The RNA shown here (SAM riboswitch aptamer (S box leader)) has 110 nucleotides and comes from Psychrobacillus vulpis. Taxonomically the source falls in Psychrobacillus (Bacteria, Bacillati, Bacillota, Bacilli). It was read from a public genome assembly, where an Rfam model found it.

RNA sequence: UUCUUAUCAAGAGAAACCGAGGGACAGGCCCUUUGACGUUUCGGCAACAGAUUCAUAUUAUUGAAAACUGUGCCAAUUCCUGCAAGCUAGUAUCGCUUGAAAGAUGAGAA
Numbered sequence: 001u002u003c004u005u006a007u008c009a010a011g012a013g014a015a016a017c018c019g020a021g022g023g024a025c026a027g028g029c030c031c032u033u034u035g036a037c038g039u040u041u042c043g044g045c046a047a048c049a050g051a052u053u054c055a056u057a058u059u060a061u062u063g064a065a066a067a068c069u070g071u072g073c074c075a076a077u078u079c080c081u082g083c084a085a086g087c088u089a090g091u092a093u094c095g096c097u098u099g100a101a102a103g104a105u106g107a108g109a110a
Base pairs, nucleotide, nucleotide: 001110002109003108004107005106006105007104008103013042014041015040016039017038021031022030023029025082026081027080028079043074044073045072048070049069050068052065053064054063055062078102083099084098085097086096087095
């Protein structure tokens, strides 16, 4: 980097440095010199994988607990929409539900 697969309505802060953009992309709408974004330090949230404990199972599953390790995350539902189907309203727009596409993260494989 590519493929497969699971999840994505919850949760989680402060300081220092930097200095103008950032929120993947497009359209919106937001954050931002009252310093965003990014980096570093400390802190925290969570429980994807491994390890550990308990129960069950009985040669190997399932569930629960805790949070040691490896990640991840700490503005807004993945901020909303972006394609399709259905429903409501009804001249039509709007709106709602579901699924897909795209994206993010973990795990496995090449």